Predicted 3D model of an 84-nucleotide RNA (transfer RNA) from Bdellovibrionaceae bacterium UBA1609.
Its Rfam family is "tRNA". The family's RNA type in Rfam is transfer RNA. Rfam links the family to the GO term triplet codon-amino acid adaptor activity.
The prediction has a mean pLDDT of 80.
It was read from a public genome assembly.

[in-house]
RNA sequence: GCCCUUGUGGCGGAAUUGGUAGACGCAGAGGAUUCAAAAUCCUCCGGUGGCAACACUGUGGGAGUUCGAGUCUCCCCGAGGGCA
Repeated sequence: GCCCUUGUGGCGGAAUUGGUAGACGCAGAGGAUUCAAAAUCCUCCGGUGGCAACACUGUGGGAGUUCGAGUCUCCCCGAGGGCA
């Protein structure tokens, strides 16, 4: 230099025909239970704003295609591998 694979909450990891983003697990928070704990069960758990209801935003960064993009196209960045 060229080619291939890959990047999603704090962590692992789903969402392939382009159609609700974060299933499920771990970690964490609150509660039930207990004399107290462990175990078990229930609820919550990306970010920002808000007392709340809720709103906006969010898939490495940027742009494009589309009614609609995590998914398709292009450029860039990071990681892994192959060839020279």